[in-house]
Context: one part of a larger RNA
RNA sequence: CCCAGGGAGUUACUGUCUAUCGCAAGUUUAACCCCGGUGGUACGGGGGCAGGCGUAGGGAAACCGAGUCCGAAUAGGGCGUUUAGCGGUAGGUAGUAGACUCGAAGCCAGUCGAUCUACCCAUGGCCAGGGUGAAGUCUCGCGAAAGCGAGAUGGAGGCCCGAACCCGUGACCGUUGAAAAGGUUUGGGAUGAGCUAUGGGUCGGAGUGAAAGGCUAAUCAAGGCUGGUGAUAGCUAGUUCUCCCCGAAAUGCCUUUAGGGGCAGCCUUUGGCGUUGACUUAGAGAGGUAGAGCACAGGAUGGGCUAGGGUGGACUGAGUCCAUACCAACCCCAACCUAACUCCCAAUAAUCUAGGGUAUAGCCAAGGAGUGAGACAGUGCGGGCUAAGCUGCAUUGUCGAGAGGGGAACAGCCCAGACCGCCAGUUAAGGUCCCAAAGAAUAGGCUAAGUGGUAAAGGAUGUAGAGUUACAAAGACAGCCGGGAUGUUGGCUUAGAGGCAGCCAUCAUUUAAAGAGUUCGUAACAGAUCACCGGUCGAGUGACUCCGCGCCGAAAAUGAUCGGGGCUCAAGCCUAUCACCGAAACUGCGGCUUGGUAAGUUCUUCGGAACCUACCAGGGGUAGGGGAGCAUUCUGUACGCAAUGAAGGUCUGGUGCGAGCCAGGCUGGAGCGUACUGAAGAGAGUAUCUUGGG
Numbered sequence: 001c002c003c004a005g006g007g008a009g010u011u012a013c014u015g016u017c018u019a020u021c022g023c024a025a026g027u028u029u030a031a032c033c034c035c036g037g038u039g040g041u042a043c044g045g046g047g048g049c050a051g052g053c054g055u056a057g058g059g060a061a062a063c064c065g066a067g068u069c070c071g072a073a074u075a076g077g078g079c080g081u082u083u084a085g086c087g088g089u090a091g092g093u094a095g096u097a098g099a100c101u102c103g104a105a106g107c108c109a110g111u112c113g114a115u116c117u118a119c120c121c122a123u124g125g126c127c128a129g130g131g132u133g134a135a136g137u138c139u140c141g142c143g144a145a146a147g148c149g150a151g152a153u154g155g156a157g158g159c160c161c162g163a164a165c166c167c168g169u170g171a172c173c174g175u176u177g178a179a180a181a182g183g184u185u186u187g188g189g190a191u192g193a194g195c196u197a198u199g200g201g202u203c204g205g206a207g208u209g210a211a212a213g214g215c216u217a218a219u220c221a222a223g224g225c226u227g228g229u230g231a232u233a234g235c236u237a238g239u240u241c242u243c244c245c246c247g248a249a250a251u252g253c254c255u256u257u258a259g260g261g262g263c264a265g266c267c268u269u270u271g272g273c274g275u276u277g278a279c280u281u282a283g284a285g286a287g288g289u290a291g292a293g294c295a296c297a298g299g300a301u302g303g304g305c306u307a308g309g310g311u312g313g314a315c316u317g318a319g320u321c322c323a324u325a326c327c328a329a330c331c332c333c334a335a336c337c338u339a340a341c342u343c344c345c346a347a348u349a350a351u352c353u354a355g356g357g358u359a360u361a362g363c364c365a366a367g368g369a370g371u372g373a374g375a376c377a378g379u380g381c382g383g384g385c386u387a388a389g390c391u392g393c394a395u396u397g398u399c400g401a402g403a404g405g406g407g408a409a410c411a412g413c414c415c416a417g418a419c420c421g422c423c424a425g426u427u428a429a430g431g432u433c434c435c436a437a438a439g440a441a442u443a444g445g446c447u448a449a450g451u452g453g454u455a456a457a458g459g460a461u462g463u464a465g466a467g468u469u470a471c472a473a474a475g476a477c478a479g480c481c482g483g484g485a486u487g488u489u490g491g492c493u494u495a496g497a498g499g500c501a502g503c504c505a506u507c508a509u510u511u512a513a514a515g516a517g518u519u520c521g522u523a524a525c526a527g528a529u530c531a532c533c534g535g536u537c538g539a540g541u542g543a544c545u546c547c548g549c550g551c552c553g554a555a556a557a558u559g560a561u562c563g564g565g566g567c568u569c570a571a572g573c574c575u576a577u578c579a580c581c582g583a584a585a586c587u588g589c590g591g592c593u594u595g596g597u598a599a600g601u602u603c604u605u606c607g608g609a610a611c612c613u614a615c616c617a618g619g620g621g622u623a624g625g626g627g628a629g630c631a632u633u634c635u636g637u638a639c640g641c642a643a644u645g646a647a648g649g650u651c652u653g654g655u656g657c658g659a660g661c662c663a664g665g666c667u668g669g670a671g672c673g674u675a676c677u678g679a680a681g682a683g684a685g686u687a688u689c690u691u692g693g694g
Base pairs, nucleotide, nucleotide: 001694002693003692004691005690006689011097012096013095014094015093016092017091018090019089020088021087022086023085026053027052028051032047033046034045035044036043057064058063067079068078069077070076100238101237103235107228108227109226110225111224112223118202119201120200121199122198123197124196125195126194127192129161130160131159132157136153137152138151139150140149141148142147165189166188167187170185171184172183173182204220206216207215208214241629242628243627244626245625246624251264252263253262254261255260265371266370267368268367269366270365271364272363273362275359279356280355281354282353283352284351291344292342293341297338298337299336301334302333303332304331308327309326310324311323312322313321314320315319374399375398376397377396378395379394380393381392382391383390404415405414406413419591420590421589422588424587425586426585430581431580432579433565434564435563439578441577442576443575444574445573446572452567458552459551462549463548465546466545467544468543469542470541471540479536480535481534482533483532485509486508487507490504491503492502515530519528520527592619593618594617595616596615597614598613600611601610602609603608630683632680633679634678636676637675638674639673640672641671648667649666650665651664652663653662654661655660
């Protein structure tokens, strides 16, 4: 992992609500007793009014009473009065119980463990071999002595090397192992705080511990076992047949609260009210947002005017006066900024009034919920970096709980809300060269970049269009030929400064024209060139603005690409037009079903119910609410089937929207079914479920 069997809202009591039955101002018996019945209970019938609930309330109470309480009150207000209950049965739900099932880590009690291991006690055992050579002693030497030195002897040591023995340092192997801790190699101790055998002792908040929270029987920050025990689990998982109707929420407030709850909001069911509803039309008032503005507050720029200050100066100097390319208030002019500025001020939205509006509207009450992690997108904002598939709020949509078509693929985007069937039609978004349904559509432009087919500041004689302006047949622009001179080397400065380092001036003359000189150049001159003029040539040339489409700017990690192929008067972009394709949308035909309305038929407890026909409106759906059924086991009553073959198994056919049901063949070999009724150990694919098998 697979198969088969098992496997989860139960039961009791007490509330409450709904349905239904009995009786009704009443209703009902409990324990218990008697009879029948039974093995004994159970069960059936009868008795048993004790008690309960209801029939009156108000008040803390005394107490009063359709009233009463507060109060001085015959004022006002609160709670009541204007009647329906009680009991049974079933179902929904709540409470108390294990309370849908499985699941902790834990807490407590009792009990068993020191045959493992920790430490201790008693009695025993064990440690090859080699090395080193302490004290002491003896001898010799020295010394006055104390003593010192040398040699020998001696054999100390938590001494050295190293087997047994004990341990376990590094590495490798092993890791469903040979082994629930090992193997190989390497390593540490090896006369000691050594190792070891046997017997004995100490234990669960306790022991023991050369101390690691170590060890106390493969278990230790509190052993094992049994019990309390079905501990508790705001957590996770799982929770078993079908069809029909409706259908959420991820928000607010509070919460030792934040992944849980309470109340409200939103869903559902029943009853009641009845046009009150969404939406829309008209009217009314409230408001200070968007925008705008600068009258206020705050900020902030330039100018003007003029106090004040600074600086300089004059004078007859405690001071007065003058100047000022300095700073500068108030005031004036001009131009601005602001969530916490406003002289102004919308659109929407919201509220109210009136009219329309019959919707699977609205409102009220009651039963049952779920939700209280939301996500993205558009718009208006806050936080952040005017970052985030970021975060918070408001508002709308979609997803959530929504399938279908488009977007290459793609919950949240675009179109569109799927009852079922059809080899019928029309469209939406989006498309119509091929993949691939439909135009290589038509008309007119643009693009040359494969732009299209991803990006900015910025840059550019790309190209199309519109416009302004200057020059031009008295010949422009570009090219070519020629001129480009004189006073003069202008003056100053400078070593020099001759058009061309720098400063000042920038005149005049001859001219067709020529700057006291545009650039290069020289030490300075020279030289080259330009402006400007003439000739040649013969038609447009230059500058600027706006706008369409393109160009550069443009670097990423496995192989590229617009979805691909491929596309250039397009199969790209813009404008216009017609046609077509295209969905579960819309339409057509057939069918099922829910709600409503109406006619008919049958039944009726007279409330209504069922069936049938027609019309109208509906039938996406998670959590969840409501309704109707199928199947399984057993009970009761009635009726049946079966050796001429029951149940079960298997194959086939039929039938029902479905759960399912029926028939036939084969198998099987003894029980089974139908209608109504009642009761449940009542439906399996998921729980690392459980048992068995594979």